[in-house]
RNA sequence: CCUUUAUCCAGAACGGCAGAGGGCACGGCCCGAUGAAGCCUAGCAACCGGUCCUAGCAUUCUAGGGAAGCGGGAUACGGUGCUAAUUCCGGCGUCCUUCCCAGAGACCUGGGAAGGACGAAAGAUGAGGG
Numbered sequence: 001c002c003u004u005u006a007u008c009c010a011g012a013a014c015g016g017c018a019g020a021g022g023g024c025a026c027g028g029c030c031c032g033a034u035g036a037a038g039c040c041u042a043g044c045a046a047c048c049g050g051u052c053c054u055a056g057c058a059u060u061c062u063a064g065g066g067a068a069g070c071g072g073g074a075u076a077c078g079g080u081g082c083u084a085a086u087u088c089c090g091g092c093g094u095c096c097u098u099c100c101c102a103g104a105g106a107c108c109u110g111g112g113a114a115g116g117a118c119g120a121a122a123g124a125u126g127a128g129g130g
Base pairs, nucleotide, nucleotide: 001130002129003128004127005126006125007124008123013041015040016039017038021031022030023029026090027089028088042083043082044081047079048078049077050075051074052073053072054071056070057069060066061065087122092119093118094117095116096115097114098113099112100111101110102109103108
């Protein structure tokens, strides 16, 4: 760098160093000298591993026990990750509602706007693969 897959409305700093940027890019809208990035510390969180518990399923010897493969639970011990705002919001598509314009004429066709639902794309993170 490419790729597969899961997750992304929860959670977490009134600390120290530092010193002007940050929220990926774009358009918005925000955060920031009442202190941004970064570093340290602290914390949050069960994604992977470890450890512990558990007999629901499976397995085994077999008739009441043993056994932790799967499942379930606990634990920040190891590996990451994360600690403003839904991934801050939007862009692309489908559908719904309301409205506007044009044509036709009752509820149709085309175009547009706003709101909503779902999805995609992109991104982030974990765990695999190349």
The RNA shown here (SAM riboswitch aptamer (S box leader)) has 130 nucleotides and comes from a Chloroflexota bacterium. The sequence was found by an Rfam model in a public genome assembly. Its Rfam family is "SAM riboswitch aptamer (S box leader)". Rfam's curators write: The SAM riboswitch is found upstream of a number of genes which code for proteins involved in methionine or cysteine biosynthesis in Gram-positive bacteria. The coordinates come from a structure-prediction model, not an experiment, and the mean pLDDT is 83.